Small-subunit ribosomal RNA, 5' domain from an uncultured bacterium, 501 nucleotides, folded computationally. Rfam family: Bacterial small subunit ribosomal RNA. RNAcentral holds the full RNA, with entries from ENA. The coordinates come from a structure-prediction model, not an experiment, and the mean pLDDT is 88.

[in-house]
Context: one part of a larger RNA
C1' cells in the first nucleotide's frame, strides 16, 4: 500500500447493487416452513333440482375424517464430526441399481375374503387404547395365459482368465387394475428391451502440522467353504495358513469439511475457503431397523440418555444446525413483514391446491459504486478573532451584497416494463420514470501538523497533567502535553484496533 462477513470512537444528506451470529452444533415461547388427488374407494354431512302429501329415491355440486395412490430421500439449514476414496482429477464396473420421463414390443382373462371409516359397547385426567358387528377399491390374496425375463442341463461363439453374448435345444418358475367419457378416445396397469438423467462400488495421483509419536496390526494379511448385498470384497462367520504396514514416515497426537475459487503479489509464491456453485457431513447426544426405486430418513418410527413441559401421580408430550422471533454467550451480526404475479418444485386429466424454495419490501454507511450539500460576480480587503517588530500580517472572495440555477429534499399531476398464455392475472407499487411548482432553500465531518510524513504560531502546564507506531516528547520560553488561531490530508465518511498478503 492492498484486503475484510469486521468491531470500536466521532460524525452522518440521498440512491443503486451486494451483504449481515465469524462466538454457545448453547437453550427455545409463538406462528408458519409438504402436501395433493373425488377422473382409485366406501361413508357422513350439507345445498340445489326432479318425483312424491311425506318418509324417501334419483341426479348434480360442496364440505369432513378415513382407506388407497404419488410426493414427503427433493427443496431449505449447518460445519459438529471427518486427515478419509471425504474431496479434486483420471480411469474401471466382464461386480451393479435406477421411481417419475422418452422410445420400441407384447399383454391387460377368471375368481376370492378381509379391513379402516361407520354402528353398538368398554377403559383412561389426557395421550390414546380395546371388544363385537357391517362395507368398498387402482388395498390384499388365489388361479389362468406368456417369452425377448429368471434359474437349471447341454450346445455355439468371444475373452489370457474370472466371465460375456439378441447362438441353438430341453426343463422349471414368475404378470396385470381399473377410472373418466354417449362414443371415439384418453389417463392408467403388467412383462421385457433401449435411452436420458441420477446413483452405488473400485483404482491411480494430489493437497495440513508434529519423530519431544518408531515401531503398528488377531478379522489383523491371505486362502477354502458358507452367509450377505443391487453389486466386488473379512462386509460377516467357521476352518486353515502366518501374514500385512512402516524413515518414500506406518502407528499415535494436534488441527481441519474438500473443491470451483477468494485476498495479495510483477510473478513464483504465501494466506484463506463468508456470500454464489459442485461434492461430503450432521439433524437434542448415542444406537437400531422398518417402509420404499432410493433413507438407515431435519419438521417418520423404536430403544437408551440428558433436558424442558403437561398430569387427576396411574401416565403422557417435545426436539428451530428451515423462515421470522426470544434468552444466553459475545467486540459483534436484521423484520415474529408482503406475495405465490414471475422462476422452479409436489400432486392433479384439468380447474387448481400447497410451496418462509423463490420473488419482494424492511433494518444496519457493513461493503462497492454514483450523486448532492450550490454557481457567477463581489474590497489593497468590513466587523470579529489570532499573531505582531505596533508599521502591519492572517482568516479572505471568505462573508455581507448583486445576479443565476434547482440536482437532491418537499408538494401537485401523470404513470410503467417485468404477463409467458386467446381472455384474465403484478406481491413489489401509485414504486421506477415523466411533467410542473416554490425556494439557496433540506444536507460536513473526521484525523493529523518534531522526524519518518503533507501541514506552525501563540497561550496554559512545568518529568505534573499527559502523548507515543518507532526513535522519543514533558523537570519555566514544549512547532511532540491541553487550548486557540492557522494549515495539511481524506470526505458521508474519517480515524483506531484485529487479521492476511
Nucleotide at each position: 500500500g492492498g484486503a475484510u462477513g469486521a468491531a470500536c470512537g466521532c460524525u452522518g444528506g440521498c440512491g443503486g447493487c451486494g451483504u449481515g451470529u465469524c462466538u454457545a452444533a448453547g437453550g427455545c415461547a409463538u406462528g408458519c416452513a409438504a402436501g395433493u388427488c373425488g377422473a382409485a374407494c366406501g361413508c357422513a354431512u350439507u345445498c340445489u333440482g326432479u318425483a312424491g302429501c311425506a318418509a324417501u329415491a334419483c341426479a348434480g355440486g360442496g364440505u369432513g375424517a378415513g382407506u388407497g395412490g404419488c410426493a414427503a430421500a427433493c427443496g431449505g439449514g449447518u460445519g459438529a464430526g471427518u486427515a478419509a476414496c471425504a474431496c479434486a482429477u483420471u480411469g474401471g464396473u466382464a461386480a451393479c441399481c435406477u421411481a417419475c420421463c422418452u422410445c420400441c414390443a407384447a399383454c391387460u382373462c377368471g375368481g376370492a375374503c378381509a379391513u379402516a371409516a361407520c354402528g353398538c359397547g368398554g377403559a383412561g385426567a389426557a395421550a390414546u387404547c380395546u371388544g363385537c358387528g357391517c362395507u368398498a377399491a387402482u388395498a390384499u390374496c388365489c388361479g389362468a395365459u406368456g417369452g425377448a425375463c429368471u434359474c437349471c442341463c447341454a450346445u455355439c461363439u468371444c475373452g489370457c482368465a474370472a466371465g460375456g453374448g439378441u447362438u441353438u435345444g430341453g426343463g422349471a418358475g414368475u404378470a396385470a387394475a381399473g377410472g373418466c367419457g354417449c362414443a371415439a378416445g384418453u389417463c392408467g396397469g403388467u412383462u421385457g428391451g433401449a435411452g436420458a438423467g441420477g446413483g452405488g462400488c473400485c483404482u491411480a495421483u494430489g493437497g495440513c502440522c508434529u519423530a519431544u509419536c518408531a515401531g503398528c496390526u488377531a478379522g489383523u494379511u491371505g486362502g477354502c467353504g458358507g452367509g450377505g448385498u443391487a453389486a466386488a470384497a473379512g462386509c460377516c462367520c467357521a476352518c486353515c495358513a502366518a501374514g500385512g504396514c512402516a524413515a518414500c514416515g506406518a502407528c499415535g497426537g494436534g488441527u481441519a469439511g474438500c473443491g470451483g475459487g477468494u485476498g495479495u503479489g510483477a510473478g513464483a509464491g504465501c494466506a484463506c475457503g463468508a456470500c454464489c456453485c459442485g461434492c461430503c457431513u450432521c439433524a437434542c447426544g448415542g444406537g437400531c431397523a422398518c417402509u420404499g426405486a432410493a433413507a438407515u430418513a431435519c419438521u417418520g418410527g423404536c430403544c437408551c440418555g440428558a433436558c424442558u413441559c403437561c398430569u387427576a401421580c396411574g401416565g403422557g408430550a417435545g426436539g428451530c444446525u428451515g423462515c421470522a422471533g426470544u434468552c444466553a454467550a459475545g467486540a459483534a451480526u436484521c423484520u415474529u413483514c408482503c406475495c405465490c404475479a414471475a422462476u422452479g418444485g409436489a400432486c392433479g386429466a384439468a380447474a387448481g391446491u400447497c410451496u418462509g424454495a423463490g420473488g419482494g419490501a424492511g433494518c444496519g454507511a457493513c461493503g462497492c459504486c454514483g450523486c448532492g450539500u450550490g454557481c457567477a460576480g463581489g474590497a489593497u480587503g468590513g466587523a470579529g478573532c489570532u499573531c505582531u517588530u505596533c508599521g502591519g500580517a492572517g482568516u479572505g472572495u471568505a462573508a455581507a451584497c448583486u445576479g443565476c440555477u434547482u440536482u437532491u429534499a418537499u408538494c401537485u399531476g401523470g404513470g410503467a416494463c417485468g404477463a409467458a398464455c386467446a381472455c384474465a392475472u403484478g406481491a413489489c407499487g401509485g414504486u421506477a420514470c415523466c411533467a410542473g411548482a416554490a425556494g439557496a432553500a433540506u444536507a460536513a465531518g473526521g484525523a493529523c501538523c518534531u522526524g519518518c510524513u503533507a501541514a506552525a504560531c501563540u497561550c496554559g502546564u512545568g518529568c505534573c497533567a499527559g502523548c507515543a507506531g518507532c526513535c522519543g516528547c514533558g523537570g519555566u520560553a514544549a512547532u511532540a502535553c491541553g487550548a486557540g488561531u492557522g494549515g495539511u490530508c481524506c470526505a458521508a465518511g474519517c480515524g483506531u484496533u484485529a487479521u492476511c498478503c